The prediction has a mean pLDDT of 82.
A computed fold for a 472-nucleotide part of an RNA from an uncultured bacterium, annotated as small-subunit ribosomal RNA, 3' major domain.
Context: one part of a larger RNA
RNA sequence: UGACGGGGGCCCGCACAAGCGGUGGAGCAUGUGGUUUAAUUCGACGCAACGCGAAGAACCUUACCCAGACUUGACAUGCAUUAGACCGGUGUGGAAACACACCUUUCCUUCGGGACUGAUGCACAGGUGCUGCAUGGCUGUCGUCAGCUCGUGUCGUGAGAUGUUGGGUUAAGUCCCGCAACGAGCGCAACCCUCGCCUUUAGUUGCCAUCAUUCAGUUGGGCACUCUAGAGGGACCGCCGGCGACAAGCCGGAGGAAGGUGGGGAUGACGUCAAGUCCUCAUGGCCCUUACACCCUGGGCUACACACGUGCUACAAUGGCGGUGACAGUGGGCAGCUAACUCGCGAGAGCAAGCUAAUCCCAAAAAACCGUCCCAGUUCAGAUUGCACUCUGCAACUCGAGUGCAUGAAGGUGGAAUCGCUAGUAAUCGCAGAACAGCAGGCUGCGGUGAUACGUUCCCGGGCCUUGCACA
Numbered sequence: 001u002g003a004c005g006g007g008g009g010c011c012c013g014c015a016c017a018a019g020c021g022g023u024g025g026a027g028c029a030u031g032u033g034g035u036u037u038a039a040u041u042c043g044a045c046g047c048a049a050c051g052c053g054a055a056g057a058a059c060c061u062u063a064c065c066c067a068g069a070c071u072u073g074a075c076a077u078g079c080a081u082u083a084g085a086c087c088g089g090u091g092u093g094g095a096a097a098c099a100c101a102c103c104u105u106u107c108c109u110u111c112g113g114g115a116c117u118g119a120u121g122c123a124c125a126g127g128u129g130c131u132g133c134a135u136g137g138c139u140g141u142c143g144u145c146a147g148c149u150c151g152u153g154u155c156g157u158g159a160g161a162u163g164u165u166g167g168g169u170u171a172a173g174u175c176c177c178g179c180a181a182c183g184a185g186c187g188c189a190a191c192c193c194u195c196g197c198c199u200u201u202a203g204u205u206g207c208c209a210u211c212a213u214u215c216a217g218u219u220g221g222g223c224a225c226u227c228u229a230g231a232g233g234g235a236c237c238g239c240c241g242g243c244g245a246c247a248a249g250c251c252g253g254a255g256g257a258a259g260g261u262g263g264g265g266a267u268g269a270c271g272u273c274a275a276g277u278c279c280u281c282a283u284g285g286c287c288c289u290u291a292c293a294c295c296c297u298g299g300g301c302u303a304c305a306c307a308c309g310u311g312c313u314a315c316a317a318u319g320g321c322g323g324u325g326a327c328a329g330u331g332g333g334c335a336g337c338u339a340a341c342u343c344g345c346g347a348g349a350g351c352a353a354g355c356u357a358a359u360c361c362c363a364a365a366a367a368a369c370c371g372u373c374c375c376a377g378u379u380c381a382g383a384u385u386g387c388a389c390u391c392u393g394c395a396a397c398u399c400g401a402g403u404g405c406a407u408g409a410a411g412g413u414g415g416a417a418u419c420g421c422u423a424g425u426a427a428u429c430g431c432a433g434a435a436c437a438g439c440a441g442g443c444u445g446c447g448g449u450g451a452u453a454c455g456u457u458c459c460c461g462g463g464c465c466u467u468g469c470a471c472a
Base pairs, nucleotide, nucleotide: 001472002471004468005467007466008465009464010463011462012461013460015456016455019421020420021419022418023417026313027312028311029310030309031308032307033306034304035303042053043052064299065298068295073124077123078122079121080120081119082118083117084116088103089102090101091100092099093098106115107114108113126288127287129286130285131284135282136281137277138276139275140273142271147186148185149184150183151182152181153162154161155160166177167176168175192265193264194263195262197233198232199231200230201229202228203227206223207222208221211220212219236259239253240252241251242250243249315414319373320372321371322370323369324368331362332361333360336355337354341350342349343348380411385406386405387404388403389402390401391400427449428448429447430446431445432444433443
């Protein structure tokens, strides 16, 4: 000087408390451990691994296993020799890769050759092989915590201190005052995006107050309004009162769409964990080179006495079922979204308009309202299983999703323990998208309805000062 203390002081955080809803019990989904296996590819392991890499494992992916092939190679560049086209098609064998046979078939040329393909030989290719404890880059975490430092000066033999401590204040090393310090840098804040108010510009595909018109903003008309998307304004403790040290600031009030950082996002200091990643990529070293490279069929990653994490669905009446049928927002759409109509109980099929989309389509929003059921393993719950189908796709056996009929398991609110959340939040309800042929209970977004909270003694984590120390 730090780190540490079941030392002290001050302060903060859904840290506790006050509440709301869960997890832990059930079934299923998913990840992991373990076990099994020819293989169940690999990585990630307290917080900060475990719906994580994977925004989508039937083949492919795929790195694993079995079998069958291949060796200048699936891919790049170059050299030498040699043959000729390559491509395309057909047939035979084969599980395919591939092998063989047949058909078809060159271009440019300075006549040396070149382009392209095959063969042989050589340099080389190739490796998701090892080392993240050799690395770059990227990322997680403490933590959006308020800290981390430097120059000069001063003090100290020195390590170092001071500044950065103190009195106030703040979300903040934020600001004020004081002070052997005076300044400065990286952080904080602001500048950026978005939501909330107003003005203005613009008026189609959007909108409709007034006038006609229609089943319908449908058409004429209009751009007031809504909206869209550009530019501005607006909030600064600015005004008033009180408190404070006449400061910084705090409390209350007015005005205002918004009030003291208005809400949200992006933004992550010096560093810590030899944290994570050599399987995104790049890369040193090591290793393989008829194999640890490469091609391909099939299988596996989907196994199952068990254990854990994360979720979904329930256990019902604030509900189930039937009926009626109201109100969103974000988005997406060309071998794409698909209206209407017809067929089918349905998944869906047939036919077929519109739309490269503020125009057309996905699209039905769902929770809501009315009726019924009368507390039961039920008109709850839907696992499991049987049969029959639909769709995607070369192909759904291992191993896809969906539909109809039948079947109807556990489950009556969950031990010890444990998680999230302070406002349009929790809870609850549906909708969309990415990737994708197909596959969502996951993820990323979107809107609808919409709660509860005295406080800082204690638990956990953190910041500043101080004290002890046998630690560095």